[in-house]
Molecule: Purine riboswitch aptamer
Organism: Paenisporosarcina indica
RNA sequence: AGUGGAAACAUCGAAUAUCCCCAUAUAUGCUAAAGAAUUGGCUUUAGCGUCUCUACCAGGUCACCUUAAUGACCGGACUAUGCGGGAAAGCAACUUAAGG
Numbered sequence: 001a002g003u004g005g006a007a008a009c010a011u012c013g014a015a016u017a018u019c020c021c022c023a024u025a026u027a028u029g030c031u032a033a034a035g036a037a038u039u040g041g042c043u044u045u046a047g048c049g050u051c052u053c054u055a056c057c058a059g060g061u062c063a064c065c066u067u068a069a070u071g072a073c074c075g076g077a078c079u080a081u082g083c084g085g086g087a088a089a090g091c092a093a094c095u096u097a098a099g100g
Base pairs, nucleotide, nucleotide: 002011003010004009018086019085020084022082023081024080025079026055029048030047031046032045033044034043035042040065041064049056057076059074060073061072062071063070
């Protein structure tokens, strides 16, 4: 919702759905330790970063490195809060149609 009732109320316990834009935060960033790979360029842990919980990655391109170390760039999220927009469901008003 439905049912009973003048009502209070009682009874019953049905259906329903969420999505998106934008803003702020964080730069999906930084630091360190240990371990691993080299047809590879990762894994684990700790910390910093947010009036902030959580997350802190994956891929691609280019470069670089050669047993130990990665770098640049590209577009791509989640989460927290706020604003706005839609959708579903319900209700009301109005309109139309059919019947009385």